[in-house]
């Protein structure tokens, strides 16, 4: 330098065009003499960033940033 993959909640991740979900964690409640466990609920996301296509984009296209892996010749 080139190619491929990945980037979504605090963490691990699902979702491949039609209102973004789960597990763990956090907080609150129930339960308990109390704690843990269990049960219920709540909050938390500009889907890495910018642009384009579309009635509609996490998803498709272009660029860019970060991470991982691979390839590499001439001078």
């Nucleotide at each position: 330098g080139c190619c491929u993959c990945u980037g979504u909640a605090g963490c691990u991740u699902a979702g491949u065009g039609g209102u973004a979900g789960a597990g763990c964690g956090a907080c609150a409640g129930c339960c308990u003499c109390g704690u843990a466990a269990g049960c219920u609920g709540u909050a938390g996301g500009u889907c890495g960033c910018g642009g384009g296509u579309u009635c509609a984009a996490u998803c498709c296209c272009c660029g860019u940033c970060a991470g991982a892996g691979g390839c590499u010749c001439c001078a």